RNAcentral holds the sequence, with entries from Ribocentre. This is a predicted structure of a 121-nucleotide RNA (Glycine riboswitch aptamer) from Streptomyces sp. Its mean pLDDT, the model's own confidence on a scale to 100, is 78. Rfam family: Glycine riboswitch aptamer. About the family: This family represents the bacterial glycine riboswitch. Lineage of the source: Bacteria > Bacillati > Actinomycetota > Streptomycetaceae > Streptomyces.

[in-house]
RNA sequence: ACCACUCUGGAAAGCAGGGUGACGGGGGAGCGACGCUCCCCGGUUCCCUCACCGACGGUGCAAGCCGGGUCACGUGUGUGACGCGGUGAAGCUCUCAGGUCGACAUGACAGAGGGGGAGGC
Numbered sequence: 001a002c003c004a005c006u007c008u009g010g011a012a013a014g015c016a017g018g019g020u021g022a023c024g025g026g027g028g029a030g031c032g033a034c035g036c037u038c039c040c041c042g043g044u045u046c047c048c049u050c051a052c053c054g055a056c057g058g059u060g061c062a063a064g065c066c067g068g069g070u071c072a073c074g075u076g077u078g079u080g081a082c083g084c085g086g087u088g089a090a091g092c093u094c095u096c097a098g099g100u101c102g103a104c105a106u107g108a109c110a111g112a113g114g115g116g117g118a119g120g121c
Stems, first nucleotide, its partner, number of pairs: 002116002005113005014050001016049004021045003025041007051100003057096001058094001060092001064087004069082005
C1' cells in the first nucleotide's frame, strides 16, 4: 500500500391515496346483572396503488489496449480503411435491491484512534 473495528461528520426523495386487515387510545349512543353492540376521531403495524430519491449493495459503458476477419495499396518485414470479439472507470448511468414528514435507522465518502499487515512497493 491494503484490510477490518471504534468514534466523529455525512445528502436526496410523499405533510400521498386506499383497506368491511390486526392492535390499542379518546368521545358518543343503545341495551343492560357481569358486560355487549354500533358510530366518529386520530395512532402503530400490515397489505395494495400511484408518485419520487440515489451515497449500503448491484447493472451498463467511452477512449485506449489486445486478438482474429474482409478489402485496398505496396512487393522486405508492411501501411491504411471497415467491421467483429475480449478487456475496460466513476460521485456517470439504470432504479433490481434499498430508501422517501420528524425522530430512529441506513449511508458512499472524509477525519481521527488503536490494531492486523504472508506476499507486494